[in-house]
């Protein structure tokens, strides 16, 4: 040297005219013009998947339901997110074994609590689909029969069926036969001992225990969540209606009053309070609903922040940390554009060459901030690691 | 901007507590009928919006994406 897979970082650029939002001065001039300076989209600004910050419902309260998350340990304001790690699980490769199988390395992956706390489901085929259950064939032992066969019990090593049939290899046993019993390996509980912060790892004994899947099914354990979402919510302005329909509107005491009512207190119908209870507040020119009518403009919230770059120092890492330095959009339906022209990168094509000439120049554009995820993405660079080729 | 709910035959929709997809209209062929339509009979028609993954098995469960549609001062 190509390629192809991962991480990482950049992702066009310069002049000229018009043109637009925001700030500053200046000026005419009355809340707007013009002149001049100066700023002015992203790695995603996106999807709104999640997490916080900040508002606001009561100072944001129990419990049940409900959502989520779900190996461990760190990192973090916080996360479902990253970082290390440990198991599973495939691949490859090498060693050990007669075999089943296990060791060591690499690389890659993994939504990875619990199926031994209960229910459920496992279609079809199959004898049987979860109970230590099942006999279709086949093997074995009795009976019956001349015989071909049947009948009754035992068998789960073997064939058949399935995605899945209850360890595995050999031997001993046995009427056939099985962990029936051994030995060797594979697993699963229980106990020791060592090691790590921890998931675990590694060694021992002991128990023939060998018990299917499935929790991205119900469900159980653990941990965490109060709800709403800048259309939050806070001033000013402007408008207006205690209209109109339907439903509620308990009770007791006083005083006033001829009476009809009418004042005051106490109870609570009802609301805050979103699915329940419980608590707590509010409650009489009142509450709930229907329909309707008015405003629909300012300003704050909002842009100095968990903020950016620099190198230093810790730490495997995610990231702390101090320490210089820098101010970088704030628009309100939305400003950052359009046109011309040069030039830069990439790919075809024409030419031995110089070079001509065409094409591409991606994804996409704030709408309270922030850290993540996940999506789309033209091209160039770096570093790792696989394969191909050529050369020493 | 902030919630919610859909994609299944050419069309409107079942089917979503996992077991191999279906109605009605439409379409095609044949009968009827002089013809047409209307009735009858038969047939065809799907990568269940797209990609993973969880399971023996996915339209149905979960993940992420595309795409419509509705609400909310």
């Nucleotide at each position: 040297c190509c390629u192809g897979u991962g991480c990482a970082u950049c992702g066009c650029u310069c002049c000229a005219u018009c043109g637009u939002c925001c700030c500053a001065g200046g000026u005419c001039a009355u809340u707007g013009g013009c002149c001049u300076g100066g700023g002015g989209a992203g790695g995603u600004a996106a999807g709104u998947c999640c997490g916080g910050g900040c508002a606001g419902c009561a100072a944001a309260g129990g419990g049940c339901a409900c959502c989520a998350u779900g190996c461990u340990u760190c990192c973090u304001a916080a996360c479902g997110g990253g970082a290390a790690g440990g198991g599973g699980c495939g691949c490859g490769u090498u060693c050990g074994g007669g075999a089943a199988c296990g060791g060591g390395c690499g690389c890659g992956u993994u939504a990875c609590g619990g199926a031994a706390a209960g229910u459920g489901c496992c279609a079809c085929a199959g004898a049987a689909a979860g109970g230590g259950a099942g006999a279709c064939c086949g093997c074995c032992c009795g009976c019956c029969g001349c015989a071909a066969g049947g009948c009754u019990g035992g068998u789960a090593a073997g064939g058949a069926u399935g995605a899945a049939a209850a360890g595995g290899u050999g031997a001993g046993g046995u009427a056939a036969g099985a962990g029936c019993u051994c030995a060797c390996c594979a697993g699963u509980g229980c106990c020791c001992c060592g090691u790590g912060u921890g998931a675990g790892c590694g060694g021992g004994g002991c128990a023939g225990c060998u018990u299917g899947g499935u929790a991205a099914a119900c469900c159980c354990c653990a941990c965490g969540g109060g709800c709403u979402g800048a259309a939050a919510g806070a001033c000013c302005a402007u408008g207006u209606a205690u209209a109109c329909c339907g439903g509620g509107g308990u009770u007791c005491c006083a005083c006033c009053g001829c009476a009809a009512g009418g004042u005051g207190g106490a109870u609570a119908a009802g609301g805050g309070c979103g699915g329940c209870c419980c608590g707590u507040c509010c409650g009489a020119u009142c509450c709930c609903g229907g329909a309707g009518g008015g405003u629909a403009g300012g300003u704050c919230g909002a842009u100095a922040g968990a903020g950016g770059c620099g190198g230093c120092g810790c730490g495997c890492g995610a990231g702390c940390g101090a320490c210089g330095u820098c101010c970088c959009a704030g628009a309100u339906a939305g400003a950052u554009g359009a046109u011309g022209g040069a030039g830069g990168u990439c790919c075809g094509c024409c030419g031995c060459a110089a070079g001509g000439g065409g094409g591409a120049u991606a994804c996409a554009g704030g709408a309270c901030c922030c850290g993540g995820c996940u999506u789309a993405u033209a091209g160039a660079u770096g570093c790792a690691c696989a394969g191909g080729c050529c050369u020493u | 901007g902030a919630u919610u709910u859909c994609g299944u035959a050419g069309c409107u929709c079942a089917g979503c507590u996992g077991g191999u997809a279906g109605a009605g209209c439409a379409a095609u062929a044949c009968a009827c009928u002089u013809u047409u339509a209307a009735u009858g009979u038969a047939u065809g028609g799907g990568c269940c919006c797209u990609g993973g993954g969880u399971u023996c098995g996915a339209a149905u469960c979960c993940c992420a994406g595309c795409g419509a549609a509705a609400u909310c001062a």